[in-house]
Context: one part of a larger RNA
RNA sequence: GGACGAACGCUGGCGGCGUGCUUAACACAUGCAAGUCGAACGAGGGCCCGGAGCUUGCUCUGGUGACCCGAGUGGCGGACGGGUGAGUAACACGUGACCAAUCUACCUUUGGGAGGGGGACAACCUGGGGAAACCCGGGCUAAUACCGCAUAUCGUCCACGGGUCGCAUGACCUGUGGAUAAAAGGGAGCCUCUGCUUGAAUGCUUCCGCCCGAAGAGGAGGUCGCGGCGUAUCAGCUAGUUGGUGGGGUAACGGCCUACCAAGGCAUCGACGCGUAGCGGGUCUGAGAGGACGACCCGUCACAUUGGGACUGAGAUACGGCCCAGACUCCUACGGGAGGCAGCAGUGGGGAAUAUUGCGCAAUGGCCGAAAGGUUGACGCAGCGACGCCGCGUGUGGGAGGACGCCCUUCGGGGUGUAAACCACUGUCAGGGGGGAAGAACUUCGUAGGUGUGAAUAGCGCUUACGGUUGACGGUACCCCCAGAGGAAGCGCCGGCUAACUCCGUGCCAGCAGCCGCGGUAAGACGGAGGGCGCAAGCGUUGUUC
Numbered sequence: 001g002g003a004c005g006a007a008c009g010c011u012g013g014c015g016g017c018g019u020g021c022u023u024a025a026c027a028c029a030u031g032c033a034a035g036u037c038g039a040a041c042g043a044g045g046g047c048c049c050g051g052a053g054c055u056u057g058c059u060c061u062g063g064u065g066a067c068c069c070g071a072g073u074g075g076c077g078g079a080c081g082g083g084u085g086a087g088u089a090a091c092a093c094g095u096g097a098c099c100a101a102u103c104u105a106c107c108u109u110u111g112g113g114a115g116g117g118g119g120a121c122a123a124c125c126u127g128g129g130g131a132a133a134c135c136c137g138g139g140c141u142a143a144u145a146c147c148g149c150a151u152a153u154c155g156u157c158c159a160c161g162g163g164u165c166g167c168a169u170g171a172c173c174u175g176u177g178g179a180u181a182a183a184a185g186g187g188a189g190c191c192u193c194u195g196c197u198u199g200a201a202u203g204c205u206u207c208c209g210c211c212c213g214a215a216g217a218g219g220a221g222g223u224c225g226c227g228g229c230g231u232a233u234c235a236g237c238u239a240g241u242u243g244g245u246g247g248g249g250u251a252a253c254g255g256c257c258u259a260c261c262a263a264g265g266c267a268u269c270g271a272c273g274c275g276u277a278g279c280g281g282g283u284c285u286g287a288g289a290g291g292a293c294g295a296c297c298c299g300u301c302a303c304a305u306u307g308g309g310a311c312u313g314a315g316a317u318a319c320g321g322c323c324c325a326g327a328c329u330c331c332u333a334c335g336g337g338a339g340g341c342a343g344c345a346g347u348g349g350g351g352a353a354u355a356u357u358g359c360g361c362a363a364u365g366g367c368c369g370a371a372a373g374g375u376u377g378a379c380g381c382a383g384c385g386a387c388g389c390c391g392c393g394u395g396u397g398g399g400a401g402g403a404c405g406c407c408c409u410u411c412g413g414g415g416u417g418u419a420a421a422c423c424a425c426u427g428u429c430a431g432g433g434g435g436g437a438a439g440a441a442c443u444u445c446g447u448a449g450g451u452g453u454g455a456a457u458a459g460c461g462c463u464u465a466c467g468g469u470u471g472a473c474g475g476u477a478c479c480c481c482c483a484g485a486g487g488a489a490g491c492g493c494c495g496g497c498u499a500a501c502u503c504c505g506u507g508c509c510a511g512c513a514g515c516c517g518c519g520g521u522a523a524g525a526c527g528g529a530g531g532g533c534g535c536a537a538g539c540g541u542u543g544u545u546c
Stems, first nucleotide, its partner, number of pairs: 001546004006542005013392006019385002021350001026348003030345003035076003040073002044069003047065001048063006083303003093227007102220003107216007115149001117147002124139006155180011185208006229275003236266003241263008278300004282293004305326005328339004356382001358381003364378001365376004395425004405416004429487001431482005439473001444468010490535005495516003501530005511518002
């Protein structure tokens, strides 16, 4: 000199963009943070329409709709997104390369198929237990929930035959036969048949789905080399340890696990131990080499009160899932239950120190849905903090009789100082008034057209044009007008390093200080004043680092 997620002191006008618990991975009140689908399903309630009773607005009963509602079954998603850095010195990370012994829901492409049956369980009704959480028994019922049967394009396995390669176990290609599989429907429109109003499927069309196989994309998995730390006052470490065989397990390879066999494996090129630490892209500094760091943002790993365990699933460290144990907190009728902010806010505590229990799903993105749409503390915004960077302002020009005051003085004067007053202007920001965006593209609806499917000028899908519709921020940015210099400057320093000097006070006192050092009666070094120097909405101090 530079830097900072900073803190502290004095001071503080505005805006933009960033950024904000570095400490206790301490404990948490309250609210919200993961739902969605009625176009999978049955029952119920509401609305609407009708009938009967009839006390005239209630009871009973029937029907209906892409209607509304919230529980239940079912599907998809809760493995993403968001947080934290405790642990981890490790193939965790980074980088380069390899592997085939593997898996992959949704998506894309593609081949084939969706035939025919069955039995349940919630909800609901009912009986019971319990303070509660909730639990137990009986009965009814639907499905895209569950279970058999049939079906073999492909795949897998087995048997037999043929061919190629190989010394061979065998590998690959191919033919025949056998074994092995799953499925689910829903919406809309139309036609015709039948009870002749209406309505419907088992028919046709179409949209969304379903099952099996293959490929792609992307993801997961396995292996190896190399790289990055302190300590030798840690020198030897190791029994599933190193390897083999058989078996098990896994999606798959592997001591991953197990039985047996062998006695290996690692290490001064630092094994093992101890301490410390998430890693990288990067950040800061430096001419570079290097050193220090790993906040924010991006990639990745690990963790979710502590420890252990599995289940479900395409996928699990399963943060807002389950079970057990521990600590802690809460409820209790003492029998038993409930909970997990390292999600967003917020509280206590710790600390030098770090924000609102805000608005919105309008945009971007995620999940669900055919869609409309729902949901989303992701995200977009707003709020608070000079915490940082950047920009702007606090006026501009003129003005000497160099005013007053203050300071110094050799008493002549000098300084503050064009500074002020005064004159003439300007109008940024703040203030008042008016106008007022972009961010919006979609989706959907209406009209018109094209096109695919289809027998079709039904329908449905795709698409084009025009019009209507959607903004949290926000009456914000921005623009115009009004008024008027009005509301807006401090902080540190002045002995040398180091830019900037005098007076008074004090008298080795009080005090200063980064180093050298100042102060004991004229102190440019202490305290005050005048003046000056340097930065400026900041200026200094402290801490850390180059």
This is a predicted structure of a 546-nucleotide part of an RNA (small-subunit ribosomal RNA, 5' domain) from an uncultured bacterium. Model confidence (mean pLDDT): 80 of 100. RNAcentral holds the full RNA, with entries from ENA.